[in-house]
Molecule: SAM riboswitch aptamer (S box leader)
Organism: Aquimarina atlantica
RNA sequence: AAGUUAUUAAGAAAGGUGGAGGGAAUAGACCCUGUGAAACCUUAGCAACCCUUUGAUUUAUUAAAGAAGGUGCUAAAUUCUAUCCCGAUUAAUCGGGAGAAGAUAACUC
Repeated sequence: AAGUUAUUAAGAAAGGUGGAGGGAAUAGACCCUGUGAAACCUUAGCAACCCUUUGAUUUAUUAAAGAAGGUGCUAAAUUCUAUCCCGAUUAAUCGGGAGAAGAUAACUC
């Protein structure tokens, strides 16, 4: 790199370095940004995937609690839309569902 499974409208920021971009990619929209972007570092925090403890049972699942450790995350729903289906509408457009893609975790190879 690839595959499988689960989650993806909740939650959680300050400082330092840095110096112009950033919000995954493409397109459109919208937004953040010299009142300082990206990136890196420090500290703090959030969450509970792995994990720890206890209980239950169907013995590999489930419930509760926890946060030492491994990850992750800390503007906006994964910022929104893109493909398909359904509904409303003359239409523009709006709403709902599914999917794709992405992200994260665990496992496999």